[in-house]
c-di-GMP-I riboswitch aptamer from a marine sediment metagenome, 88 nucleotides, folded computationally. Its mean pLDDT, the model's own confidence on a scale to 100, is 87.

RNA sequence: GAUAGUGGCAAACCACCCGAAAGGGUGGGACGCAAAGCCUAAGGCCUACGUCCCGUGCGUAGUGGGAUAAGGUAGCUUGGUUGCCGAA
Repeated sequence: GAUAGUGGCAAACCACCCGAAAGGGUGGGACGCAAAGCCUAAGGCCUACGUCCCGUGCGUAGUGGGAUAAGGUAGCUUGGUUGCCGAA
């Protein structure tokens, strides 16, 4: 990073599986991507099994709400790192 070339990846959705969930994996499928290759270091965002608090409740049951990440998102941004091609 182009009216180039060889190619690459794969959103939504569907099926199956894992997970409490967010989400992830495999196959199909292409919205797009010049790193949409890899890495959670910083921030953002998402979820809350568990833990704490509050309400309801006869109640230690059940149930509603709030907070909380060491869970998730690299296709949120910054950052690190590796790679293909070669016009300006």

The model forms 95% of the base pairs in the Rfam consensus. The sequence is in RNAcentral, with records from MGnify.